Context: one part of a larger RNA
Molecule: small-subunit ribosomal RNA, central domain
Organism: Mesorhizobium plurifarium
């Protein structure tokens, strides 16, 4: 190299966007580069292989063919694939007309409850547990009402509902800003599909400044629990969670299921559009999402099944028996913490 796999057994990059590369609608022409025929030359001997002889045989050794799968040149074909040229519209965009979202950023704003302060009423207990202490309260506390203060999250609505590319995203209003779907068919004309490097995004935790700090709550302290208790159970309680910048770059980052196009029975739900029809809220039918069950097919089952793990083509990526190890060295990144990229000895 050929092979054969990657829901769950080893193996799909977190995720997009994108150089280079690979691959790429339809028609007509012309080129012939790949490709296909047929010719020449060349492919040094010996080896190899056939067929014949020579040593008593074999090995070896001689003659002759054939072969040397290649590489230059010529001439012909042109069906497909490449190049040039002209057309097209069925991919892919633009334009217009709607349409719905917790899609993003900033800025304001609003009510409930927690806890904190004041201040009234009020009196012995309150918290806490499976029991209880620890805590807190005669300096008036738990309750109760009324005012103030700050921060942080948005109950109902709420749904296998909606949106993003992924991570995600949920009070309420503004301004800016992204995608996406439906209808028309007016424009461009293959302007496309994947993507090795690269680039950018990317939960929670952590880091570095400088706010912030109401609840929660690693660490830490006491109290119980128990043989012990560095736990689990309480009572306190610091980073942290929050906010501006700026690293970090990992997760069961899951659908454990790469993207993209076609193709292959149906039923039933729900979300956004369109069309027709009528009893005006139904019913049929189309397109886009998003379940559920199910047929052919597929899988070792499990299960998947038009949202494929089915049938097919096209680009990436990754696996190759367990440990050793996602480690050790080396490099590149990063304030660290690591992160990547990535191995042997030995061992079963």
């Nucleotide at each position: 190299c050929u092979g054969g796999g990657c829901g769950u057994a080893a193996a799909g990059c977190g995720c997009a966007c994108g150089u280079a590369g690979g691959c790429g609608g339809a028609u007509u022409g012309u080129u012939a580069a790949g490709u296909g025929a047929g010719g020449g030359g060349u492919g040094a001997a010996a080896u190899c292989c056939c067929a014949g002889g020579g040593c008593u045989c074999a090995a070896c050794c001689c003659u002759g063919g054939a072969a040397c799968u290649g590489c230059c040149u010529u001439u012909c074909a042109u069906a497909c694939u490449g190049g040039c040229a002209a057309u097209c519209u069925a991919g892919a965009g633009u334009c217009c007309a709607g349409a719905a979202g917790a899609g993003g950023u900033g800025a304001g704003u609003g009510g409930a409850a927690u806890u904190c302060c004041g201040a009234g009423u009020g009196u012995a207990g309150a918290g806490g547990u499976g029991a209880a202490a620890u805590u807190c309260g005669u300096a008036g506390a738990u309750a109760u009402u009324c005012g103030g203060a700050g921060g942080a999250a948005c109950a109902c609505c709420a749904g296998u509902g909606g949106c993003g590319a992924a991570g995600g995203c949920g009070g309420c209003u503004c301004a800016c800003u992204g995608g996406u779907c439906u209808g028309g068919u007016a424009c461009u004309g293959a302007c496309g599909c994947u993507g090795a490097g690269g680039u950018g995004c990317g939960a929670a935790a952590g880091c570095g400044u400088g706010g912030g700090g109401a609840g929660c709550a690693a660490a830490c302290a006491g109290g119980a629990u128990u043989a012990g208790a560095u736990a689990c159970c309480c009572u306190g309680g610091u980073a942290g969670u929050c906010c501006a910048c700026g690293c970090c770059g990992u997760a069961a980052a899951c659908g454990a299921u790469g993207a993209a196009u076609g193709u292959u029975a149906g039923c039933c739900g729900u979300c956004g559009g369109g069309c027709a029809g009528u009893u005006u809220a139904c019913u049929g039918u189309u397109c886009g999402g998003u379940g559920g069950c199910g047929c052919a097919g597929c899988u070792a089952a499990c299960g998947c099944a038009u949202u494929a793990a089915a049938c097919a083509u096209u680009c990436c990526g990754c696996c190759u028996g367990g440990g050793g190890a996602g480690u050790a060295c080396g490099g590149u990144c990063g304030c660290a913490a690591g992160a990547u990229u990535a191995a042997a000895a030995c061992u079963c």